[in-house]
RNA sequence: CCAGCCGGUUGGACGGCCGCUGCCGCGAGAGGUGAAAGCCUGCGGGAGAGGAAAGUCCGGGCUCCACGGAAACACGGUGCCGGGUAACGCCCGGCGGGGGCGACCCCAGGGAAAGUGCCACAGAGAUCGAACCGCCCGGGUCCGCCCGGGUAAGGGUGAAAAGGUGGGGUAAGAGCCCACCGCGCCGCCGGCAACGGCGACGGCAUGGCAAACCCCACCGGGAGCAAAACCGAAUAGGGGCGGCGUGGGCCUUCGGGCCCAGUUGGUUUCCGAACCGGCCGCCCGGGUGGGUUGCGCGAGACGUCCGGCAACGGGCGUCCCAGAUGAAUGGUCGUCAGCGGGGAAACCCGUCUACAGAACCCGGCUUACAGACCGGCUGGCAGC
Numbered sequence: 001c002c003a004g005c006c007g008g009u010u011g012g013a014c015g016g017c018c019g020c021u022g023c024c025g026c027g028a029g030a031g032g033u034g035a036a037a038g039c040c041u042g043c044g045g046g047a048g049a050g051g052a053a054a055g056u057c058c059g060g061g062c063u064c065c066a067c068g069g070a071a072a073c074a075c076g077g078u079g080c081c082g083g084g085u086a087a088c089g090c091c092c093g094g095c096g097g098g099g100g101c102g103a104c105c106c107c108a109g110g111g112a113a114a115g116u117g118c119c120a121c122a123g124a125g126a127u128c129g130a131a132c133c134g135c136c137c138g139g140g141u142c143c144g145c146c147c148g149g150g151u152a153a154g155g156g157u158g159a160a161a162a163g164g165u166g167g168g169g170u171a172a173g174a175g176c177c178c179a180c181c182g183c184g185c186c187g188c189c190g191g192c193a194a195c196g197g198c199g200a201c202g203g204c205a206u207g208g209c210a211a212a213c214c215c216c217a218c219c220g221g222g223a224g225c226a227a228a229a230c231c232g233a234a235u236a237g238g239g240g241c242g243g244c245g246u247g248g249g250c251c252u253u254c255g256g257g258c259c260c261a262g263u264u265g266g267u268u269u270c271c272g273a274a275c276c277g278g279c280c281g282c283c284c285g286g287g288u289g290g291g292u293u294g295c296g297c298g299a300g301a302c303g304u305c306c307g308g309c310a311a312c313g314g315g316c317g318u319c320c321c322a323g324a325u326g327a328a329u330g331g332u333c334g335u336c337a338g339c340g341g342g343g344a345a346a347c348c349c350g351u352c353u354a355c356a357g358a359a360c361c362c363g364g365c366u367u368a369c370a371g372a373c374c375g376g377c378u379g380g381c382a383g384c
Stems, first nucleotide, its partner, number of pairs: 001380010012336007020048002023045004030041004050355001054366002057364005062224004075220005080094005095109001096107004110215002115213002117209003132155002134151007163181006182204001183202002186199005228293004238284007246261006264277005300319008337353002339350004
């Protein structure tokens, strides 16, 4: 210098003006309102999106419901080993397998001699060890081949065909025998373990699929901040209590009588009234709209030291860092930076500057992302 691998950071900068949403102050409160608390306005101060706020895929906190010993059954999930963590399907370190010259990357990686099931097409055959073409032996023959037996090396089919390679052996062959590799089992050694190494033994038919049922081990009660709690209008509706089927005038021997006006509907009636409504007044409780809390001090951020290979843990110090609810976090101007275009240059131009935007919170995973920067490592070439 070229090609590549791994990890991390950042996510335009500064300033002016005008706004928006919370918080604090205005202290014997600047204006309004109010009994007050407070609210509105004003002034001042300070704060105001993210690494993913996203998908809502896992794990928790928190809240309510259910059960109130837990377990089991059913269902769902996880699945090599060890560690980390509040927890996880996440992370770290290993092991095994696969890929790459390498740095490094990928793997849903328990059990298939517990049982059931499946293995399309092709092929003779896809598992109670098979024989289509071959090869070999015997017999027959019309010389094309046929019959019987042996065999599984070769060919063919297939994703997969009965351990592999080489040698011996044989009629031809075959773990039939031998060496090495593979597999199984036993012992020893190393390792917490997964597993690895070495040695001996067994010639070793008994495939694959468990993201098929299943078996084994472990984990899991359900719903979710529109959770949940509180305060509570008008109107409508619910419940309770009370009132209303006469009022006025005149006369009176006080027993009542007369006149006028009017009548809350219906049924029954012993004419007293009762029941079902209706109207009016008061009270009670529930819900809706609305408001408040939940709701911002937390598995918190930054710095530093210690332990650990690491994930991570611990100590000390400093700091407080968004809380909207039709939903703020913006607009504009100037200078600079980057990118693109034009120009010989000075310089000029730009719908240019990614992905995207909190909504109860936290730990992960996944996905999206213009540009810029940093660290470590590998391979190659050249020079010293």
A computed fold for a 384-nucleotide RNA from Hartmannibacter diazotrophicus, annotated as Bacterial RNase P class A. The prediction has a mean pLDDT of 76. Lineage of the source: Bacteria > Pseudomonadota > Hyphomicrobiales > Pleomorphomonadaceae > Hartmannibacter. It matches the Rfam family "Bacterial RNase P class A". Rfam classes the family as a ribozyme. Rfam links the family to the GO terms dimeric ribonuclease P complex, tRNA processing and ribonuclease P activity. RNAcentral holds the sequence, with entries from Rfam.